[in-house]
RNA sequence: UAACCAUCCGGAGCGGCCGAGAGACCUGGCUCGUCGACGCCGCAGCAACCUCCCGAUUCGGGCACGGUGCUACUGCCAGGACCGAUGGAGA
Numbered sequence: 001u002a003a004c005c006a007u008c009c010g011g012a013g014c015g016g017c018c019g020a021g022a023g024a025c026c027u028g029g030c031u032c033g034u035c036g037a038c039g040c041c042g043c044a045g046c047a048a049c050c051u052c053c054c055g056a057u058u059c060g061g062g063c064a065c066g067g068u069g070c071u072a073c074u075g076c077c078a079g080g081a082c083c084g085a086u087g088g089a090g091a
Base pairs, nucleotide, nucleotide: 001091004088005087006086007085008084013043014042015041016040017039021032022031023030025080026079027078028077029076044071045070046069049067050066052062053061054060055059075083
C1' cells in the first nucleotide's frame, strides 16, 4: 500500500508545552476555541479487539500483567464519495 473479517448512538480527564484554528475529505448546518481549543508529552482512567484462563470448535463467561485502541457533541448532524477510523488475520 491493496484485498478480507469484526466494530463504530454505551464508557472514560487532569497537568505541562505550544499558539489559531479545530470537529478526516466536499457542500450545507451545528458546535468547540486567546477563560488557550486542535496538536504533542506525562500521569490517570475507560473499554475488552488480540494475548491469557474456564466451559465449550464458530459461542458464552472471566482476568486486566502484556500488544493495540480510546477518553466534547452518535464517525457532531444531513447528503456525497474509490467514504473514514480502530482492531484482527494474512500477502
Model confidence (mean pLDDT): 86 of 100. SAM riboswitch aptamer (S box leader) from Tersicoccus solisilvae, 91 nucleotides, folded computationally. Of the family's consensus pairs, 96% are formed in the model. It was read from a public genome assembly, where an Rfam model found it. Lineage of the source: Bacteria > Bacillati > Actinomycetes > Micrococcales > Tersicoccus.